RNA sequence: GCGCGCGUAGUUCAGUGGUAGAACGCGUCACUGAUAAAGACGAGAUCAAAGGUUCAAUUCCUAUCGCGCGCA
Repeated sequence: GCGCGCGUAGUUCAGUGGUAGAACGCGUCACUGAUAAAGACGAGAUCAAAGGUUCAAUUCCUAUCGCGCGCA
């Protein structure tokens, strides 16, 4: 330099056009003599950033940034 994949909550990951979810973690409550576990409730991501297509974009297209793999 070229090709491919990935970028979504604190972490690991779903979500492939119609108001963004789970698990763990975090907070509160309840339970307990106390703690842990199990339980109830809650907070937390304008989806790497820009432009385009569309009535509507996390999702499709383009070029960029970052990470990984391959080829030279």